This is a predicted structure of a 526-nucleotide part of an RNA (small-subunit ribosomal RNA, 5' domain) from an uncultured prokaryote.
The full RNA is in RNAcentral, with records from ENA.
Model confidence (mean pLDDT): 83 of 100.
Context: one part of a larger RNA
């Protein structure tokens, strides 16, 4: 000198972009972060329109016995409407967040195959006959709650059997096996969707060579251990399990054991080699209160699923129940130290729906923090009686210093306002027109129309220098000195080293030098 997720210490006007829990992977109040599809189903709560049935019974008529019958309530029935829950699908394995563990085929990298891949794409086949239950619901309990039980009866794109079957699966080559569902709609070969198989695509599982801290004051380590056969298992290959047969593997080119750590692309420094370091961002891994299991599913051995143990907090009517912020805020602890219990789907992804549209703390924004980097300002010109006042002084002066007062001028940024550009092209709905032989579908072009949460370029207007400087430092190294105080005290220091009565070094004023909205410090790299 250069750098940082920094801290503290004095100052602190704006704006642009970034960036902000490094420590207890310590504990969490409280709201949100994962739903959505009525074009799969059966139901249908409040509500609205009619209608009927009872009742109420205003005006009006009256032979006072009534009759008409306004509004009101209630109630059948119908018809529209569609909340909430429920079967059913798709998603919930993704996006988000941490870095604890892990020195390993975890990552880097380069190579392989013994496997799979919902959604998407292409290709040419197929959707026939049939059946039984269930949730809600109703009745009827049990329980403080969480929930839950028995009995009725209902629906489906939920379940189940029959059939049909190859370009599939098996195979002894003879043959054996395996599937579906509907929906909109007046109308379906033709539009969604379903069902087996073929190839793409995209995602991923496995297997290998290379690389990939330190420590020998850790020298031996191993028994499913190494390999072979048979046999389970898996999508798969394999001591991946498991019978049994052989005794073998690995190791000073460092096994085994210990400590420490995710790993890469990067970053920082350096003329380079190097060294050191993995924060934000991208990729991959791991892990989800702690330890274990499996279920579902193309896909988990699953952050906001289930089980089962533990430790820990909650509710309890004392039987018996409940959670899991390393998601966004946010709170408490510990620390030198790290933010809003915000606004919005308007954008650009993302999930479900045919699609409107829902959802979505991803995201986009806006808060706060000089954290960090950048830009702007806090004025310009002129102005000597060289004012005053300060400080020095050889008392003549010198210096603060054109700096100030004062003259004229200007208007950046901050502030008040006025208009205005863009982030918005999509979708949707409309008008006309073509195309896909038909088509309810679908695509192209055109007309209007519709959608900003936040923020703003440039532009103009108002007003006045008015709202804006401050830190260290001044003995060498190192730019920039005096004078008083002090007297080895007080006290400075990065190193050498100042300070015991003339201190350019301490402590104060003046001057100055150096950065500059910031200027020291302290910590760590190179």
């Nucleotide at each position: 000198g250069a750098a940082u997720g920094a801290a503290c210490g004095u100052u602190g006007g704006c704006g642009g972009c970034g960036u902000g829990g490094a420590u207890u992977a310590g504990g969490c109040a409280u709201g949100c972060a994962a739903g959505u599809c009525g074009u799969g189903c059966g139901c249908g709560a409040u509500c609205u329109u009619g209608u009927u049935u009872u009742u109420u019974g205003a005006a009006g008529c009256u032979u006072c016995g009534g009759c008409c019958g306004a509004u009101g309530a209630a109630u059948u029935c119908a018809a529209g409407g569609g909340a909430a829950a429920g079967c059913g699908g798709c998603g919930a394995a993704a996006g988000g967040g941490a870095g604890a563990g892990u020195a390993a085929c975890g990552c880097g990298u380069g190579g392989a195959u013994a496997c799979c891949u919902a959604c998407c794409c292409c290709c040419g086949g197929g959707a026939c006959c049939g059946g039984g239950a269930u949730a809600g619901c109703u009745g009827c309990g049990g329980g403080a709650a969480a929930c839950u039980g028995c009995a009725g009866g209902u629906a489906a794109u939920a379940c189940c059997g029959g059939a049909u079957a190859a370009a599939g699966u098996c195979u002894c080559c003879g043959g054996a096996c395996c599937a579906a569902a509907g929906g909109u709609g007046u109308g379906a070969u033709u539009c969604c969707u379903c069902c087996a198989g073929g190839g793409g695509a995209u995602g991923g599982g496995u297997c290998c060579g290379c690389g990939u801290c330190c420590u020998a004051u850790u020298a031996g380590c191993u028994u499913g251990u190494u390999g072979g056969u048979g046999g389970g298992g898996u999508a798969a290959u394999g001591g991946c399990c498991u019978a049994c047969c052989a005794a073998g593997g690995c190791a000073a080119a460092g096994a085994u054991g210990g400590g420490u750590a995710c790993c890469g692309g990067g970053u920082g420094u350096g003329a380079g080699a190097g060294c050191a370091u993995g924060g934000c961002c991208c990729g991959g891994c791991u892990c989800a209160c702690u330890g274990g299991g499996a279920c579902u599913g193309a896909g988990a051995c699953a952050c906001u699923g289930c089980c089962c143990a533990g430790a820990c907090a909650c509710c309890u009517a004392c039987g018996g129940g409940u959670g899991g912020c390393u998601g966004c805020a946010g709170u408490c602890g510990a620390g030198a130290a790290u933010c809003u219990u915000c606004g919005g789907c308007a954008a650009u992804g993302g999930g479900c729906g045919c699609a409107a549209g829902c959802c979505u703390g991803a995201c986009c924004g806006a808060g706060c923090g000089a954290c960090g980097c950048c830009g702007c300002g806090u004025g310009c010109g002129g102005g000597a009686u060289g004012a005053a006042g300060g400080c020095c002084u050889u008392c003549g002066g010198g210096u603060u210093g054109u700096a100030a007062a004062c003259c004229g001028c200007u208007g950046u940024c901050a502030g008040a306002g006025a208009g205005g550009u863009g982030g918005a092209a999509a979708u949707g709905u409309u008008u006309g027109g073509g195309g896909g032989u038909c088509c309810u579908c679908c695509c192209c072009c055109u007309u209007a129309u519709u959608u900003g949460a936040c923020c703003u370029a440039a532009u103009c207007u108002c007003a006045g220098a008015g709202g804006a400087a401050g830190g260290a430092c001044g003995g060498g190294c190192u730019a920039a000195g005096u004078u008083c105080g002090u007297g080895c005290c007080a006290g400075c220091a990065g190193c050498c080293g100042c300070g015991g009565u003339a201190a350019g070094a301490c402590g104060a004023a003046c001057c100055g030098u150096c950065c500059a909205a910031a200027c020291g410090u302290u910590a760590u790299u190179c």